Annotation:
RNAcentral holds the sequence, with entries from ENA. This is a predicted structure of a 361-nucleotide RNA (Bacterial RNase P class A) from Roseburia sp. The prediction has a mean pLDDT of 78. It is recorded under the gene name rnpB. It matches the Rfam family "Bacterial RNase P class A". Rfam classes the family as a ribozyme.

[in-house]
RNA sequence: CAAGUAGGCUGGAUAAUCGCGGCUGCAAGUGUCGAAAGACCGCAGGUGAGGAAAGUCCGGGCUUCACAGGGCAGGAUGCCGGAUAACGUCCGGUGGAGGCGACUCCAAGGAAAGUGCAACAGAAAUGAACCGCCAGAGCAAUCUGGUAAGGGUGGAAGGGCAGUGUAAGAGACUACCGCCUCGCUGGUAACAGAGAGGGCAUAUGUAAACCCCAUCCGAAGCAAGACCGAACAAAGGCGUUGACGUGGCCCGCUAGUCUUAGGUAGGUCGCUUGAAAUAACUGGUAACAGUUAUUCUGGAUAGAUGAUUAUCACAAGGGAAUUCCCUUGAACAGAACCCGGCUUAUAGGCCUGCUUGUGUU
Numbered sequence: 001c002a003a004g005u006a007g008g009c010u011g012g013a014u015a016a017u018c019g020c021g022g023c024u025g026c027a028a029g030u031g032u033c034g035a036a037a038g039a040c041c042g043c044a045g046g047u048g049a050g051g052a053a054a055g056u057c058c059g060g061g062c063u064u065c066a067c068a069g070g071g072c073a074g075g076a077u078g079c080c081g082g083a084u085a086a087c088g089u090c091c092g093g094u095g096g097a098g099g100c101g102a103c104u105c106c107a108a109g110g111a112a113a114g115u116g117c118a119a120c121a122g123a124a125a126u127g128a129a130c131c132g133c134c135a136g137a138g139c140a141a142u143c144u145g146g147u148a149a150g151g152g153u154g155g156a157a158g159g160g161c162a163g164u165g166u167a168a169g170a171g172a173c174u175a176c177c178g179c180c181u182c183g184c185u186g187g188u189a190a191c192a193g194a195g196a197g198g199g200c201a202u203a204u205g206u207a208a209a210c211c212c213c214a215u216c217c218g219a220a221g222c223a224a225g226a227c228c229g230a231a232c233a234a235a236g237g238c239g240u241u242g243a244c245g246u247g248g249c250c251c252g253c254u255a256g257u258c259u260u261a262g263g264u265a266g267g268u269c270g271c272u273u274g275a276a277a278u279a280a281c282u283g284g285u286a287a288c289a290g291u292u293a294u295u296c297u298g299g300a301u302a303g304a305u306g307a308u309u310a311u312c313a314c315a316a317g318g319g320a321a322u323u324c325c326c327u328u329g330a331a332c333a334g335a336a337c338c339c340g341g342c343u344u345a346u347a348g349g350c351c352u353g354c355u356u357g358u359g360u361u
Base pairs, nucleotide, nucleotide: 001357002356003355004354005353006352007351008350009349010348012312013311014310015309016308017307018306020048021047023045024044025043026042029041031040032039033038050332054343055342057341058340059339060338061337062221063220064219065218074217075216076215077214078213079093080092081091082090083089094108095106096105097104098103109212110211114210115209116206117205118204130151131150132147133146134145135144136143137142159177160176162174163173164172178200179198180197181196182195184193185192186191225269226268227267228266234260235259236258237257238256245253276295277294278293279292280291281290282289283288314329315328316327317326318325319324
């Protein structure tokens, strides 16, 4: 320098003016709306979207209901160890697959419990004789038997390969590799290493097919839910022998009036201080945990978080010529109870580790 690989950061800046939503402080009144609950009105200050706020795919907090304990059904997960509030997430390992490599990917328990399925081809797809080989019979065509070494079909053909052996063959026998069993060594473990034994009828694959085994899971969700609460309707009390309206008394008027339960319309809370953020240090390979200090950082309810101007920065194009000028552009996207993840979208810019190749010294 080129190609690659792994990861991280950023997601325009400043100022002014106008506008909108919260918050804090000060200041209000016979204030406005409303039956009430409650809400609103002035001034000043400060503050107001994201890395994914998205999909709603997992996990948790919180809330209501249910709940002695156990089981069935259903669902999820599935190598080992750790992290965590929890997880299907993350970290570190093991094994397998790919790559020269850095590195990447894996739903990675069980097919020696049972069932199912396996198109086409092929003699045969699970307890194999089509061709071939060998033996026998026959003049011959051919027939009977042996045989899984060879051919052919297929994704897959009954462990592989070499030899011994044989009529031809065959784990029939032998060595090596594979598989299974057993104990040994190392490791927390997955597993690895070396050894002994078994000729292998364990006979092919498939469990994101049923199924078996192990572990986990109560249901619904902030429109959860808690509190206040009209009108209409309901029930009851009092009332034309005059109630309530009208705080004690009297007079007049007249037909209603009071209470209760429920919890609709409406209102308040839930609501944002939290498994919080930032920095330093400590422990740990890491995920992460701990200590100390500092900080407070949206809370709307038909939904605020915006617009304009100026300057600068960025990108593209043009003029001009290093530094200047002009024009245009600027992604994905928009909180709705809150967190931890995953997945998906994303213009442009910046940084770091590592690998391979080439060149120069």